Background:
Predicted 3D model of a 73-nucleotide RNA (transfer RNA) from a Rhodospirillales bacterium. The organism belongs to Rhodospirillales, within Bacteria.
[in-house]
RNA sequence: GGGCGCAUAGCUCAGUUGGUAGAGCGGCUGACUCUUAAUCAGCGGGUCCAAGGUUCGAGUCCUUGUGCGCCCA
Numbered sequence: 001g002g003g004c005g006c007a008u009a010g011c012u013c014a015g016u017u018g019g020u021a022g023a024g025c026g027g028c029u030g031a032c033u034c035u036u037a038a039u040c041a042g043c044g045g046g047u048c049c050a051a052g053g054u055u056c057g058a059g060u061c062c063u064u065g066u067g068c069g070c071c072c073a
């Protein structure tokens, strides 16, 4: 220098053919327990890496950039 992949909640990851974003773990509150753990019930938490574009509508499609990883030279 060229090519490919990834970027979504604190962490690990889903997200279908574009239609108002979810799970598990973790956190908080309560129940249960002599206490802890386990179990059960409930709650909160995300401008979806950034900037543009397309569209009635974008996490999803297009362009550019940034970061990380892999391959080639």
Base pairs, nucleotide, nucleotide: 001072002071003070004069005068006067007066010025011024012023013022019056027043028042029041030040031039049065050064051063052062053061
The coordinates come from a structure-prediction model, not an experiment, and the mean pLDDT is 80.